Background:
A computed fold for a 379-nucleotide RNA from Cellulomonas sp. 73-92, annotated as Bacterial RNase P class A. The RNAcentral record of the sequence draws on ENA. A source record names the gene rnpB. Its mean pLDDT, the model's own confidence on a scale to 100, is 75. Rfam family: Bacterial RNase P class A. By type it is a ribozyme. Gene Ontology terms of the family: dimeric ribonuclease P complex, ribonuclease P activity and tRNA processing. The organism belongs to Cellulomonas, within Bacteria. The model forms 96% of the base pairs in the Rfam consensus.
[in-house]
RNA sequence: UGAGCCAGCCAGGCGGUCGCGUCGGGUGCUUGCACCCGCCGAGGAACGUCCGGGCUCCGCAGGGCAGGGUGGUGGGCAACACCCACCCGGGGUGACCCGCGGGACAGUGCCACAGAGAACAGACCGCCGGACCCCCUCGGGGGACCGGUAAGGGUGAAACGGUGGUGCAAGAGACCACCAGCGCGCCGGGUGACCGGCGCGGCUCGGCAAACCCCACCCGGAGCAAGGCCAGACAGGGAGCGUUCGAGGGCGGCCCGCCCGAGCUCCCGGGUAGGCCGCUGGAGGCGUGCGGCAACGUACGUCGUAGAUGGAUGGCCGCCACCCGCGCGAGGGCAACCGCGCGCGGGCACAGAACCCGGCGUAUCGGCUGGCUCAUCCG
Numbered sequence: 001u002g003a004g005c006c007a008g009c010c011a012g013g014c015g016g017u018c019g020c021g022u023c024g025g026g027u028g029c030u031u032g033c034a035c036c037c038g039c040c041g042a043g044g045a046a047c048g049u050c051c052g053g054g055c056u057c058c059g060c061a062g063g064g065c066a067g068g069g070u071g072g073u074g075g076g077c078a079a080c081a082c083c084c085a086c087c088c089g090g091g092g093u094g095a096c097c098c099g100c101g102g103g104a105c106a107g108u109g110c111c112a113c114a115g116a117g118a119a120c121a122g123a124c125c126g127c128c129g130g131a132c133c134c135c136c137u138c139g140g141g142g143g144a145c146c147g148g149u150a151a152g153g154g155u156g157a158a159a160c161g162g163u164g165g166u167g168c169a170a171g172a173g174a175c176c177a178c179c180a181g182c183g184c185g186c187c188g189g190g191u192g193a194c195c196g197g198c199g200c201g202g203c204u205c206g207g208c209a210a211a212c213c214c215c216a217c218c219c220g221g222a223g224c225a226a227g228g229c230c231a232g233a234c235a236g237g238g239a240g241c242g243u244u245c246g247a248g249g250g251c252g253g254c255c256c257g258c259c260c261g262a263g264c265u266c267c268c269g270g271g272u273a274g275g276c277c278g279c280u281g282g283a284g285g286c287g288u289g290c291g292g293c294a295a296c297g298u299a300c301g302u303c304g305u306a307g308a309u310g311g312a313u314g315g316c317c318g319c320c321a322c323c324c325g326c327g328c329g330a331g332g333g334c335a336a337c338c339g340c341g342c343g344c345g346g347g348c349a350c351a352g353a354a355c356c357c358g359g360c361g362u363a364u365c366g367g368c369u370g371g372c373u374c375a376u377c378c379g
Stems, first nucleotide, its partner, number of pairs: 001375010012320007020041002023038006043350001047361002050359005055223004062256004067219005072086005087101001088099004102214002107212002109208003124153002126149005132143004161179006180204001182201008227277004236268006248260003284303008322347008331338002
């Protein structure tokens, strides 16, 4: 100097003018409102509604089946499918990143095409042997048939261990040495997942479970249109079932058990849709110290920052900032290269609370800061 990797922060500013919303204060007054002043007034995602909660309601609770979720170990947290650290596997020169991370020996299923054969498979080309036929100069060569073979070649994403040798008619873990893998036993390290080492042994028994499934652990439901309070208005009629031999209910489905229970269900028709609470002080933000590799915890201090309800923060003008392109000018440096000034043109994203939080995912104009890795150049 360039190219990367990881983490954190910001999310245009100033002035003028007109106009909004809650709240506080004041004035007026027809108590209904109007006017004046003041504090404050959207986000990093407010989006998706994919997870987890706080909160509210459903009387409580048991057993089972089905269903759903998670899937290495340890920790964090209110909790989680989130976050941190580590292990294993994979990618990258590396900083780092990704993970579909239990089980294929419980069972079922799939692996197209090609290929002889795709899970206890298989003989296309080959290699070897044998009686027969033909040719031939002893050797030998060819053909069909039978048997042996899976080391060589080919097909394929993948072919039932690898290298070297012994052996054989020719071969083959048939046997041997070393290696990889698997199983068993022992030792050491670690909280653990796992890691390392030694010994023995058969000789080797694909892949897919984000296929069905098996295993382990976890799981009441519904949701602010939850749920309360106040005010106000109205109009009933019919049918079915039931009243202890129990209709109906106990709101994720089913079964059992338990409990409540005199009304329940359907059809036709009428009234109401208003106001208030919930509604903003929280598992809160910020700063410092301590503990911890970290996520995070803890002590002290400090801050008070929208609460709407056809739903508020906007419009216009000017200047500046930032980004991109073009042109001009001088400058620094050994070099690579770098910043500065002026002018012109263009751009300025994604986007909008509605009970509130912790995450994840998606969209997006740009800017700033810190740490780390690699390459090149110079000293």